[in-house]
RNA sequence: AUCUUGCAUCAAGAGAAGGGCUGACGCCCUCGCCAACCUGCCUUCCCGGGCAAGGUGGUUCCCGCAAGGGGAUGCGGCCACUUCGGCAACGAAACGGGUCGCA
Numbered sequence: 001a002u003c004u005u006g007c008a009u010c011a012a013g014a015g016a017a018g019g020g021c022u023g024a025c026g027c028c029c030u031c032g033c034c035a036a037c038c039u040g041c042c043u044u045c046c047c048g049g050g051c052a053a054g055g056u057g058g059u060u061c062c063c064g065c066a067a068g069g070g071g072a073u074g075c076g077g078c079c080a081c082u083u084c085g086g087c088a089a090c091g092a093a094a095c096g097g098g099u100c101g102c103a
Base pairs, nucleotide, nucleotide: 006075007074008073009072010071015031017030018029019028020027021026032059033058034057037055038054039053040051041050042049045098046097047096048095061070062069063068077087078086079085
């Protein structure tokens, strides 16, 4: 880089914003906003819950009476490298249960 596959979500939420490209569909950039999917943090660890900080994403899903199908998104990022590895993650947040350590 390409191909294949698995799991989760599409209930709710959030700009008829500014700019660029296109014949159109649509795509990209900036700012704002929304949202806990990954990482991180809130506690030694686990579970639950929480925090938009780092990485994405969304800000209009489509077809169908329905079952369902299609489509989309996520399953961290950066640096170095032969290997081992290294770095950042807020001034936000709320803690509860278990567990560990000490007395």
A computed fold for a 103-nucleotide RNA from a Xanthobacteraceae bacterium, annotated as SAM-I/IV (S-adenosyl methionine) riboswitch aptamer. Its Rfam family is "SAM-I/IV (S-adenosyl methionine) riboswitch aptamer". The family has 417 seed sequences and 567 matches in Rfam 15.1. The literature on the family includes a 2008 paper in RNA by Weinberg et al., "The aptamer core of SAM-IV riboswitches mimics the ligand-binding site of SAM-I riboswitches". The coordinates come from a structure-prediction model, not an experiment, and the mean pLDDT is 78. Lineage of the source: Bacteria > Pseudomonadati > Alphaproteobacteria > Hyphomicrobiales > Xanthobacteraceae. It was read from a public genome assembly, where an Rfam model found it.